[in-house]
RNA sequence: GCACCCGUAGUUCAAUGGAUAGAAUGGCGGAUUCCGGUUCCGCUGAUAAGAGUUCGAUUCUCUUCGGGUGUA
Numbered sequence: 001g002c003a004c005c006c007g008u009a010g011u012u013c014a015a016u017g018g019a020u021a022g023a024a025u026g027g028c029g030g031a032u033u034c035c036g037g038u039u040c041c042g043c044u045g046a047u048a049a050g051a052g053u054u055c056g057a058u059u060c061u062c063u064u065c066g067g068g069u070g071u072a
Base pairs, nucleotide, nucleotide: 001071002070003069004068005067006066007065010025011024012023013022018055026044027043028042029041030040031039048064049063050062051061052060
């Protein structure tokens, strides 16, 4: 250089083109406790960027960025 794969909460993972992008874990607050842990309740936080297709895009197409694998 070329080909292929991947990019979603702090982390690990979901989500046939269709209701407010969910779950676990984490963080914060509260209840409980003499204190801490455990347990329970509530809150918090994400689609790599841009463009296109579509009534509707995390999903399909293109470009860019980042990571990985293969190739002489």
Notes: Transfer RNA from an uncultured Prevotellaceae bacterium, 72 nucleotides, folded computationally. Its mean pLDDT, the model's own confidence on a scale to 100, is 81. Rfam family: tRNA. From the family's description: Transfer RNA (tRNA) molecules are approximately 80 nucleotides in length.